Small-subunit ribosomal RNA, 5' domain from an uncultured Eubacteriales bacterium, 504 nucleotides, folded computationally. The RNAcentral record of the full RNA draws on Greengenes.
[in-house]
Context: one part of a larger RNA
RNA sequence: GACGAACGCUGGCGGCGUGCUUAACACAUGCAAGUCGAGCGGAGUAUGGGGGGCAACCCCUGUACUUAGCGGCGGACGGGUGAGUAACGCGUGAGCAAUCUGCCUUUGUCACCGGGAUAACACUUAGAAAUAGGUGCUAAUACGGGAUAAGACCACGGCGUCGCAUGGCGCAGGGGUAAAAGGAGUAAUCCGGACAAAGAUGAGCUCGCGUCCCAUUAGCUAGAUGGCGGGGUAACGGCCCACCAUGGCAUCGAUGGGUAGCCGACCUGAGAGGGUGAUCGGCCACAUUGGAACUGAGAAACGGUCCAAACUCCUACGGGAGGCAGCAGUGGGGAAUAUUGGGCAAUGGGCGCAAGCCUGACCCAGCAACGCCGCGUGAAGGAAGAAGGUUUUCGGAUUGUAAACUUCUGUCGCGAGGGAAGAAGAAUGAUGGUACCUCGUAAGAAAGCCCCGGCUAACUACGUGCCAGCAGCCGCGGUAAUACGUAGGGGGCGAGCGUUGUCC
Numbered sequence: 001g002a003c004g005a006a007c008g009c010u011g012g013c014g015g016c017g018u019g020c021u022u023a024a025c026a027c028a029u030g031c032a033a034g035u036c037g038a039g040c041g042g043a044g045u046a047u048g049g050g051g052g053g054c055a056a057c058c059c060c061u062g063u064a065c066u067u068a069g070c071g072g073c074g075g076a077c078g079g080g081u082g083a084g085u086a087a088c089g090c091g092u093g094a095g096c097a098a099u100c101u102g103c104c105u106u107u108g109u110c111a112c113c114g115g116g117a118u119a120a121c122a123c124u125u126a127g128a129a130a131u132a133g134g135u136g137c138u139a140a141u142a143c144g145g146g147a148u149a150a151g152a153c154c155a156c157g158g159c160g161u162c163g164c165a166u167g168g169c170g171c172a173g174g175g176g177u178a179a180a181a182g183g184a185g186u187a188a189u190c191c192g193g194a195c196a197a198a199g200a201u202g203a204g205c206u207c208g209c210g211u212c213c214c215a216u217u218a219g220c221u222a223g224a225u226g227g228c229g230g231g232g233u234a235a236c237g238g239c240c241c242a243c244c245a246u247g248g249c250a251u252c253g254a255u256g257g258g259u260a261g262c263c264g265a266c267c268u269g270a271g272a273g274g275g276u277g278a279u280c281g282g283c284c285a286c287a288u289u290g291g292a293a294c295u296g297a298g299a300a301a302c303g304g305u306c307c308a309a310a311c312u313c314c315u316a317c318g319g320g321a322g323g324c325a326g327c328a329g330u331g332g333g334g335a336a337u338a339u340u341g342g343g344c345a346a347u348g349g350g351c352g353c354a355a356g357c358c359u360g361a362c363c364c365a366g367c368a369a370c371g372c373c374g375c376g377u378g379a380a381g382g383a384a385g386a387a388g389g390u391u392u393u394c395g396g397a398u399u400g401u402a403a404a405c406u407u408c409u410g411u412c413g414c415g416a417g418g419g420a421a422g423a424a425g426a427a428u429g430a431u432g433g434u435a436c437c438u439c440g441u442a443a444g445a446a447a448g449c450c451c452c453g454g455c456u457a458a459c460u461a462c463g464u465g466c467c468a469g470c471a472g473c474c475g476c477g478g479u480a481a482u483a484c485g486u487a488g489g490g491g492g493c494g495a496g497c498g499u500u501g502u503c504c
Stems, first nucleotide, its partner, number of pairs: 001503003005500005012375006018368002020333001025331003029328003034073003039070002042067011080286003089211008099203002104199007112146002115143001121136006152177003156173001158171005182191003212258003219249003224246004229241003261283004265276004288309005311322004339365001341364003347361001348359004378408004388399004413441006422431001448493005453474003459488005469476002
């Protein structure tokens, strides 16, 4: 000098930030991921028209709204945490003739014919429940089949061209294989669908270099190192497998052990360097512990599935349910860290043609001197140098223009009135009747903490008597202590001041 600090004493206001560093301990409760009726068939509510009937009522048809289910897109983003990881994890620079990429953009071409189911629903069975089953019915942008088909894919041979070894690219050939879906609207048209090519974005993989401590860790290794052939993958590869060879790494530190998320940055320092990795941004890893795959453009998926384990809860004892390292909040641990708040107004995200819905992301407010910055606690005048205190050589000195007193101001406070910007030219403001402005009022509510032997700015008196105590180092204290305690005075900083801890 610095801090995500804590502790002691003290504490007026505002702005902007920051706030479980410990138990990746356990969690009550609420909320944090939905949306689309312009994909689909139903069901419900309200209401209208037409027909039949004497009527009750029955049949046909329309409009508006709601929505459990099927279907689509999104739940792989956003948010949290740092347990693990010494690794191509991260940083940096390259490579992929070894790769994928939903939505988006551009370009070209296409969308023909037909089919069988199933949830919902109805009836029903089992069960305490969670839920599971049976029978019957129905729709689709759900699911099959057929057609068409290029420069897509597969095998075949041909030509040209290029390179980086396997090879890449382009051109034409015949053979085989694979597409599609509709919806809204009077319509125009719009929103979608299929294939191919290119782009953008995102991702995967490979390599050079860099990346803590211990040698009181010296040898390590059997899919181990390489080859051939296959499997698998979007893709290369012992990634996996059969066979063959015996390699590979290591004192330029292998292997083992310990510790640790990495970086941009942050702190310090003249720099070189040293330390740290909170907030913010990038990457990685994880989601009670361990394992696995499914779906999907993308996951080995925090608020999905399955299995095992520990724990908690419900139970009719047969069986079930759960996962805050999301936002609040609770217990616990701890020196220590906040509200079970408001709003989608803005920014951004998901879905939707849109209106809009959802969004504890986010924007705000609340708590905390935790930090930084700013402001205030009054200003000017005022000597009888008042009283009181302290001290004294008893003359005085000092507190001290300090106070009283006079005049003034109104930051801040209080009262009243007006009242935003942030909104994107209509509408829409949580914040907020906030900031700010005007008027009035009244010095009124607002100063402490540490130190005074030297280092180090600041001295006297009394008490104590190697006691009580102080102390960062040197050291003070045993009867005149500027070093302990108190008082007066003084010095420093100031809504803070000291102490402790850590780093330079």